A computed fold for a 73-nucleotide RNA from Desulfocicer vacuolatum DSM 3385, annotated as transfer RNA. It matches the Rfam family "tRNA". The family's RNA type in Rfam is transfer RNA. NCBI's taxonomy places the organism under Bacteria, Pseudomonadati, Thermodesulfobacteriota, Desulfobacterales, Desulfocicer vacuolatum.

RNA sequence: GCGCUCGUAGCCCAGUGGAUAAGGCGUCAGCCUCCGAAGCUGAAGAUCGCUGGUUCGAUUCCAGCCGGGCGCA
Numbered sequence: 001g002c003g004c005u006c007g008u009a010g011c012c013c014a015g016u017g018g019a020u021a022a023g024g025c026g027u028c029a030g031c032c033u034c035c036g037a038a039g040c041u042g043a044a045g046a047u048c049g050c051u052g053g054u055u056c057g058a059u060u061c062c063a064g065c066c067g068g069g070c071g072c073a
Stems, first nucleotide, its partner, number of pairs: 001072007010025003018056001027043005049065005
């Protein structure tokens, strides 16, 4: 340099065009307990890498860029 692939919460991830983005771990609060752990309940937390484009509508499709991984040279 070229090709492929990935980027969604502190961490791991689901969601392949339709409204308020699902879940697990973790965090916080409550219940329980003599106190903890475990368990149960609840809460907060993601402008979906950035900028444009297509569309009535984009996390999803397209282009360019940025970053990670793999392969080729």